[in-house]
Context: one part of a larger RNA
RNA sequence: GAGCGAACGUUAGCGGCGGGCUUAACACAUGCAAGUCGAACGAGAAAGUACCCUUCGGGGUACGAGUAAAGUGGCGCACGGGUGAGUAACACGUGGGUAACCAACCCUUUGGCGCGGGACAACAGUUCGAAAGGACUGCUAAUACCGCAUACGUCGGCGACGGCCUUGGCUGUUACCGGGAAACGGGGGCUUCGGCUCUCGCCAGAGGACGGGCUCGCGGCCCAUCAGCUUGAUGGUAAGGUAAUGGCUUACCAUGGCUAAGACGGGUAGCUGGUCUGAGAGGAUGAUCAGCCACACUGGGACUGAGACACGGCCCAGACUCCUACGGGAGGCAGCAGUGGGGAAUAUUGGACAAUGGGCGAAAGCCUGAUCCAGCCACGCCGCGUGUGUGAUGAAGGCCUUCGGGUCGUAAAGCACUGUGGGGGGGGACGAACAAGCACAGGGAAUAAUACCCCGGUGCCCUGACGGUACCUCCUUAGCAAGCACCGGCUAACUCCGUGCCAGCAGCCGCGGUAAUACGGAGGGUGCAAACGUUGCUC
Numbered sequence: 001g002a003g004c005g006a007a008c009g010u011u012a013g014c015g016g017c018g019g020g021c022u023u024a025a026c027a028c029a030u031g032c033a034a035g036u037c038g039a040a041c042g043a044g045a046a047a048g049u050a051c052c053c054u055u056c057g058g059g060g061u062a063c064g065a066g067u068a069a070a071g072u073g074g075c076g077c078a079c080g081g082g083u084g085a086g087u088a089a090c091a092c093g094u095g096g097g098u099a100a101c102c103a104a105c106c107c108u109u110u111g112g113c114g115c116g117g118g119a120c121a122a123c124a125g126u127u128c129g130a131a132a133g134g135a136c137u138g139c140u141a142a143u144a145c146c147g148c149a150u151a152c153g154u155c156g157g158c159g160a161c162g163g164c165c166u167u168g169g170c171u172g173u174u175a176c177c178g179g180g181a182a183a184c185g186g187g188g189g190c191u192u193c194g195g196c197u198c199u200c201g202c203c204a205g206a207g208g209a210c211g212g213g214c215u216c217g218c219g220g221c222c223c224a225u226c227a228g229c230u231u232g233a234u235g236g237u238a239a240g241g242u243a244a245u246g247g248c249u250u251a252c253c254a255u256g257g258c259u260a261a262g263a264c265g266g267g268u269a270g271c272u273g274g275u276c277u278g279a280g281a282g283g284a285u286g287a288u289c290a291g292c293c294a295c296a297c298u299g300g301g302a303c304u305g306a307g308a309c310a311c312g313g314c315c316c317a318g319a320c321u322c323c324u325a326c327g328g329g330a331g332g333c334a335g336c337a338g339u340g341g342g343g344a345a346u347a348u349u350g351g352a353c354a355a356u357g358g359g360c361g362a363a364a365g366c367c368u369g370a371u372c373c374a375g376c377c378a379c380g381c382c383g384c385g386u387g388u389g390u391g392a393u394g395a396a397g398g399c400c401u402u403c404g405g406g407u408c409g410u411a412a413a414g415c416a417c418u419g420u421g422g423g424g425g426g427g428g429a430c431g432a433a434c435a436a437g438c439a440c441a442g443g444g445a446a447u448a449a450u451a452c453c454c455c456g457g458u459g460c461c462c463u464g465a466c467g468g469u470a471c472c473u474c475c476u477u478a479g480c481a482a483g484c485a486c487c488g489g490c491u492a493a494c495u496c497c498g499u500g501c502c503a504g505c506a507g508c509c510g511c512g513g514u515a516a517u518a519c520g521g522a523g524g525g526u527g528c529a530a531a532c533g534u535u536g537c538u539c
Base pairs, nucleotide, nucleotide: 001539002538003537004536006535007534008533009532010531013384014383015382016381017380018379019377020376021342026340027339028338030337031336032335035075036074037073040072041071048063049062050061051060052059053058082295083294084293092219093218094217095216096215097214098213101212102211106208107207108206109205110204111203112202114148115147116146117145123138124137125136126135127134128133154179155178156177157176159174160173161172162171163170164169185200186199187198188197189196190195221267222266223265228258229257230256233255234254235253236252237251238250239249240248270292271291272290273289274285275284276283277282297318298317299316300315301314320331321330322329323328348374350373351372352371356370357368358367359366360365387417388416389415390414397408398407399406400405421480422476423475424474425473426472427471431466437460438459439458440457442455443454444453483528484527485526486525487524488509489508490507494523495522496521497520498519504511505510
C1' cells in the first nucleotide's frame, strides 16, 4: 500500500446492488418447511336451509354432497433446503477403464395384455388401556395379492457353424432341455347393445438420454524429539455374498505385503472452481455463488424401494428433556423464522406461489420457509445530495500582533437564481408468457364416422406477492441534510494559553523537570468524507 463474512469509538441525508452466528455439530417453547391422485377402489358424514308429520320430546324427505374427514392402492417422500462434526482418504481435482455393473420417471422401437381364485383395511360389534396404542369376531372392492395358460424377444444349461474381437465382449444362423409376464384396468365418442374406436395405463424385450456404483495413473498439510509396521495381514483354490470386480466374508493351503522416493504413529484439516495479495514466481485462504464429499441428538442395525442403510421413516442401546392414573409412553431446528446460552460480533416468530423450478394429477388444480419479494443492520462496493452565481464598508466577532496591522475571508450578510434528495397532490408500470376453456379454419392417425383423439396456427377470455412500489408530472421552500482523524521527524499541515518528569502522549525514534509546533484547550491549517479513525488477521 492492498484486502476483510469483521468488531469497537465518534458521527450519520438518500438510493441501487450485494452480504449478514467466523464462537457452543450447545440446548430448544411455538408455528410452518412433502404431499398429491375420486379418470385405480370400497364406503361415506355433520352444521345449516326448505318442506311435511308431531304426543311439542322429536321424527321424515330433499339440498348441503358423492362434499369433508378417514381407509385400501399408485407415484413422490433418496430431489430441493441445512451444516462442516468426522475424514490425510480414490474424500477431492484431473485424465482413463468397466470385456466386472445398475438404471424408476422420459424418448424411439418390437411383440403381447387369455382363464380363474382367496383375502385384508375401512366399516359394524365386543373388549383392554390414564394415555400412546391395541386385541378378538363378522362383512367387502380394486391398477392390492395369488394360481394357471401363452413366450416374438429374454434368462440359465449343454451343443454346432461363422464374423469382429480378447478376463464373464458384440453380433448372425441353428438343434434340444428348463425358468419366468401382464391391469377385459380407468376415461372419451358412436352404437343396430353384439360391439367398434381413440386415449391414458400394464407386461416382456432392444436402443438412447439423464443419473449412479466400482476401479486405475498423476496431483495438493506439518512432525523423524513417530523407524520399523502388518495375521484377513499378502497371495492362491473353493464356496458364500453383491447390480458388479475383489479377503468383501468363510474354510483350506502357501508365507508373504509395506517402508528413508518416509511405511506405521501423532497433530491439523472437508476438497475444488475460485478469493486476497504480488510485476511475476510465489504466499495466504476456501464466507457469499457453483461442483463433489460427509453428517443429521450419540453409537449400532437393517427394512422398504429403481435408488437410502434414509434430516422432518423404522428397530436397539446411551445421554438429555417432557407426560403419567407409576403399569407405561413421547421427542430430536446442522430446514425457515424465533428463544436461552456462549461471544467483540451477525437480522423478521413477515408476504406470495404472480414469476422460475420441483412433486402428484388427463386436466382444472393442490402442496412447495425451494424460490421470488418485503423488514432490520453504513457490513461492503457504487452513485447522488447537503446548494449555484454575484457580493469589500475587506462588516461584526474570534485568534494572533512588532499595536502599524494580519488572519478566519467572498467566507457571512445583501442581491439574483436552481429544485436532485426531503414533504404534499395527481397519474401509474415492465416483469404475463402461459396452461386450461371457447370459437374459427387447416393438417395427421385410425375408423362405419365429417364424433372422439393428436399436432401446429389465429382470435376471445383469465392470472401480480412486490405495490399504488419504480417511474412520470404539478406544487413547496435554501428552507430539513458534515463529520472524523491528524498537524516534532518518518508524513501533507503552526501559533497562543494552561501544565511543570506532574497530568499525560506514543506505530518507531522519542516528548513533558517554567517560554512544550510532541501533554490539555483555543484559533488556524492538512487529509479523507457519509463516513473517519482504532484494533485484529492475510499478502